[in-house]
This is a predicted structure of a 462-nucleotide part of an RNA (small-subunit ribosomal RNA, 3' major domain) from Leucaena leucocephala.
Context: one part of a larger RNA
RNA sequence: UUAUAGGGACCCCCACAAGCAGUUGAGCAUGUGGUUUAAUUCGAUACAAAGUGAAGAACCUUACCAAGAUUUGACAUACCACUAAUCCUCUUGAAAGAGAGGGGUGCCUUUGGAAACGUAGACACAAGUGGUGCAUAGCUUUUGUCAGCUCUUGCAAUAAGGUAUUAGGUUAAGUCAAGCAAUGAGCAUAACCCUUGUGUUUAGUUUUAAACCCUGAUCAGACUGCCGGUGAUAAGCUGGAGGAAGGUAAGGAUGACAUCAAGUUAUCAUGCCCUUUAUGCCCUAGGCGACACACGUGCUACAAUGGCUGGGACAAAGGAUUGAGAUCCUGCGAGGGUGAACUAACUCCAAAAACCCAUCCUCAGUUUGGAUUUUAGGUUGCAACUUGCCUGCAUGAAGCUGGAAUCACUAGUAAUCUCUAAUUAGCCAUAUGGUGGUGAAUUUAUUCCCAGGACUUGUAUA
Repeated sequence: UUAUAGGGACCCCCACAAGCAGUUGAGCAUGUGGUUUAAUUCGAUACAAAGUGAAGAACCUUACCAAGAUUUGACAUACCACUAAUCCUCUUGAAAGAGAGGGGUGCCUUUGGAAACGUAGACACAAGUGGUGCAUAGCUUUUGUCAGCUCUUGCAAUAAGGUAUUAGGUUAAGUCAAGCAAUGAGCAUAACCCUUGUGUUUAGUUUUAAACCCUGAUCAGACUGCCGGUGAUAAGCUGGAGGAAGGUAAGGAUGACAUCAAGUUAUCAUGCCCUUUAUGCCCUAGGCGACACACGUGCUACAAUGGCUGGGACAAAGGAUUGAGAUCCUGCGAGGGUGAACUAACUCCAAAAACCCAUCCUCAGUUUGGAUUUUAGGUUGCAACUUGCCUGCAUGAAGCUGGAAUCACUAGUAAUCUCUAAUUAGCCAUAUGGUGGUGAAUUUAUUCCCAGGACUUGUAUA
């Protein structure tokens, strides 16, 4: 110096406590393990794998399997020979492919040729989602937005190393002040950046109208600045005033030195190894969707603070020309027909839902719950059987609040209710990312549990 201790004293964190809503039980969705399979492609495995790569597996994707083809190859650069090329038809076939026939003969022209495409051949090579993340680059997770990690010059010291960076105070912070054989500095912290909240000035496409609201731009505003107390007359802490906002205003982005030979060779790049009539490449069908079971993450519920039906009200943020689609007609409905205005503050998606008013239900496995299943349809698409989504009628499982255990959350938060986007032809989205509406409870305190930080003691290693 480092490691370690069910050593000590100190600090801190939704770490405990307090509160609230869950998970674990049920059904379903989804992922994983296991099993099965011709194949169920591959990766990720404590926290930090498991609604993860995948912002979308019917074909394609696709990497897997079976069958059928192919071998200079689907793609690239070179050599040689022949032929312009595109095109049309037929046979065979599941397709890929294989075979046959027809048509055409372009451009420049010195009648020599040139370019592209195709075919055949030879040889270098192409190709590989094959292996190695323990050969790597790059990117990323975690410790952790924790407060740490280092350097220059000096000082003392036998070396590794120490000091600074420690003691008392303070902070969210190695933050600040003060002391001190230390003096300074750097990377992190903080600030600078974005969004929200207040006002001034200014512009106004859309609008009847830019005064307000709104949208964009400019500037101001918050700094412990002011007052009291406390403290060392410090840093600060605490109370108050004013203020839209008060002590980091709230949220985001931002992640030091390092750590786990952490993850990724299947994003891409790349060394080495391996394959080269196959581990390459093409195609059809299947599989990735299997199902005794186990685990994770979610959705819907178990009801009366509710359910059905009728009527009424209030958002924000997004998207739209291969698009989003008003209106009218039609259908119980999903939808179908029509096609106005819209390249959008203008038109459309668009109906916000919880909420309010009124009727019925009256505590039941029910007018709860909606799984499962029959059947009739719609729609996207060559194609919906394996295996899409949606609708109507019928069917009406389990479930009456869940053992041990365990997770999130401190305010516009939790809880609850909608809306929307990317990916898509369509969609298995109950996912993911955003948007707003309604809107709580509790925090005694650091004794204990967990994680972390610095100090010190014992032991061990170098």
Background
The prediction has a mean pLDDT of 80.